[in-house]
RNA sequence: GGGCUCGUAGUUCAGUGGUAGAACGCUCGCUUUGCAAGCGAGAGGUCGCGGGUUCAACUCCCGUCGAGUCCA
Repeated sequence: GGGCUCGUAGUUCAGUGGUAGAACGCUCGCUUUGCAAGCGAGAGGUCGCGGGUUCAACUCCCGUCGAGUCCA
């Protein structure tokens, strides 16, 4: 330098054009003498960044940044 994969909640990841979700973690409540476990509720996201297509974009297209991997 070139090819491919990936970037979404604190963490690990779903989500293939129509309201952004799960698990774990965190907070509160119930339960306990207390803790843990269990049960219930809640907070937490400019979907890496910029632009384009579209009535509508996490999703499609272009560029860019970063990570991984392969080739030179």
The prediction has a mean pLDDT of 83. This is a predicted structure of a 72-nucleotide RNA (transfer RNA) from an archaeon. Its Rfam family is "tRNA". Rfam classes the family as a transfer RNA.